RNA sequence: GCCGCUGUAGCUUAACCCGGUAAAGCGGCUGGCUGUUAACCAGUCGAGUGGAGGUUCAAAUCCUCCCAGCGGCGCCA
Numbered sequence: 001g002c003c004g005c006u007g008u009a010g011c012u013u014a015a016c017c018c019g020g021u022a023a024a025g026c027g028g029c030u031g032g033c034u035g036u037u038a039a040c041c042a043g044u045c046g047a048g049u050g051g052a053g054g055u056u057c058a059a060a061u062c063c064u065c066c067c068a069g070c071g072g073c074g075c076c077a
Base pairs, nucleotide, nucleotide: 001073002072003071004070005069006068007067010026011025012024013023020057027045028044029043030042031041032040050066051065052064053063054062
């Protein structure tokens, strides 16, 4: 340099193929329960999807460019 994959709550992953209110587990907070802690139960908080642009009534999803990580190939005469 070329190709491929990945990037979504604090963490781990869904949703992407086939555009239509971004979901869950763990976690945080509050309360219940308990002699206390843990566990358990209930409620609640937290992301607008790596960045920018485009298409569209509507984009995490499609297109373009860029950034980061991983892998493969190549180059280093």

A computed fold for a 77-nucleotide RNA from a Nitrososphaeria archaeon, annotated as transfer RNA. The prediction has a mean pLDDT of 81.